Background:
A computed fold for a 71-nucleotide RNA from a Defluviitaleaceae bacterium, annotated as transfer RNA. Model confidence (mean pLDDT): 82 of 100. NCBI's taxonomy places the organism under Bacteria, Bacillati, Clostridia, Lachnospirales, Defluviitaleaceae. It matches the Rfam family "tRNA".
RNA sequence: AGGGGUAUGGUCAAGUGGCAUGACAGAGGUCUCCAAAACCUUUAGUGUGGGUUCGAUUCCUACUACCCCUG
Numbered sequence: 001a002g003g004g005g006u007a008u009g010g011u012c013a014a015g016u017g018g019c020a021u022g023a024c025a026g027a028g029g030u031c032u033c034c035a036a037a038a039c040c041u042u043u044a045g046u047g048u049g050g051g052u053u054c055g056a057u058u059c060c061u062a063c064u065a066c067c068c069c070u071g
Base pairs, nucleotide, nucleotide: 001070002069003068004067005066006065007064010024011023012022013021018054026042027041028040029039030038047063048062049061050060051059
C1' cells in the first nucleotide's frame, strides 16, 4: 500500500427493514437469627458522519479503532 472481517448497556452474546432481546454485573426488595443461594422489581446500549427508505442495529458509502491475509 492492497484485500477481508469485527464494532449492540459495565462485560459477553442474539437480533436478514416496523416496540432493541437474553445472561452476568450494578441498585432496591422478599426470604433468613445473620449471610449465601433462590425469587421479584429496576438502572443502563446499536463506533462516527453522510445516503437510500414512510421507517435503518439491519441496505449503501466514507472515516475511526481492533484483528487476519498478501506484498